RNA sequence: GGGGUCGUGGUGUAGCUUGGUUAACAUGCGAGCCUCGGGCGCUCGUGACCGCCGGUUCAAAUCCGGCCGACCCCA
Numbered sequence: 001g002g003g004g005u006c007g008u009g010g011u012g013u014a015g016c017u018u019g020g021u022u023a024a025c026a027u028g029c030g031a032g033c034c035u036c037g038g039g040c041g042c043u044c045g046u047g048a049c050c051g052c053c054g055g056u057u058c059a060a061a062u063c064c065g066g067c068c069g070a071c072c073c074c075a
Base pairs, nucleotide, nucleotide: 001074002073003072004071005070006069007068010027011026012025013024020058028046029045030044031043032042033041051067052066053065054064055063
């Protein structure tokens, strides 16, 4: 220098292919129930508008372009 994959709550992922309800699940955290107390378990709550910018569209996490970052391959 060229190519590929990826970037979504504190953490790990799904959702993208086929654009459309208030972005889902687990874990974590907070409160409560339970217990002599703790743990486990159960209930409720909590937090991301999706790496950044722009474009397309009535509508973008999702499609398109550029840039940034991580990893891998080629030279």